Annotation:
The prediction has a mean pLDDT of 76. This is a predicted structure of a 157-nucleotide RNA (glmS glucosamine-6-phosphate activated ribozyme aptamer) from Tepidibacillus decaturensis.

[in-house]
RNA sequence: AUUAAAAAGGAAGCGCCAGGACUACUUAAUAGGUAGUUGACGAGGAGAAGGUUUAUCGAAUAAGUCGGCGGAUGCCUUCCGGUAGACAUGACUACCGUAGAUAUAAAGCUCAAAAGGAAGAGGUGACUCUUCUAACAAAGCUUUAUGACUCAUGUAA
Numbered sequence: 001a002u003u004a005a006a007a008a009g010g011a012a013g014c015g016c017c018a019g020g021a022c023u024a025c026u027u028a029a030u031a032g033g034u035a036g037u038u039g040a041c042g043a044g045g046a047g048a049a050g051g052u053u054u055a056u057c058g059a060a061u062a063a064g065u066c067g068g069c070g071g072a073u074g075c076c077u078u079c080c081g082g083u084a085g086a087c088a089u090g091a092c093u094a095c096c097g098u099a100g101a102u103a104u105a106a107a108g109c110u111c112a113a114a115a116g117g118a119a120g121a122g123g124u125g126a127c128u129c130u131u132c133u134a135a136c137a138a139a140g141c142u143u144u145a146u147g148a149c150u151c152a153u154g155u156a157a
Base pairs, nucleotide, nucleotide: 014070015069016068017067019066020038021037022036023035024034025033026032041058042057043056047079048078049077050076051075052074080097081096082095083094084093085092086155087154088153089152090151091150103146104145105144106143107142108141109140116133117132118131119130120129121128122127
């Protein structure tokens, strides 16, 4: 380095690190080498299959959350099931995945979290971990109100 087996654990701002930055040692040397550290703060998000990649929102006393790879509830297509178009059937259009036209308004959701401050622990160090503490978002979702809608046949009013 490759292969096989077993056990445990195991995720979505999630996982990883041959770039970068930083630390220690080495070195005449800021070059080089060796070994380490860092590398996204929460909110929100799942019918199935396939495909696709810059897949929603804001926060930061941050600009080192840079860069790269992989993945991912996003998006597209099809299918399944359903909603609306008075009712039934068949189409059609627009939507939804326990909800259902675009849109507008109001109310609600809930301790937003980290960074910050304080107190400790580990490490030579870069840094890491734990506890306490005050504050500050947007999107999205729910409820209420307003609020449009096709064709054929038949039926009801």
It was read from a public genome assembly, where an Rfam model found it. NCBI's taxonomy places the organism under Bacteria, Bacilli, Caryophanales, Bacillaceae, Tepidibacillus. Its Rfam family is "glmS glucosamine-6-phosphate activated ribozyme aptamer". Rfam describes the family as follows. This entry contains a glucosamine-6-phosphate activated ribozyme that is found in the mRNA for GlmS. GlmS is an enzyme that uses fructose-6-phosphate and glutamine to generate glucosamine-6-phosphate.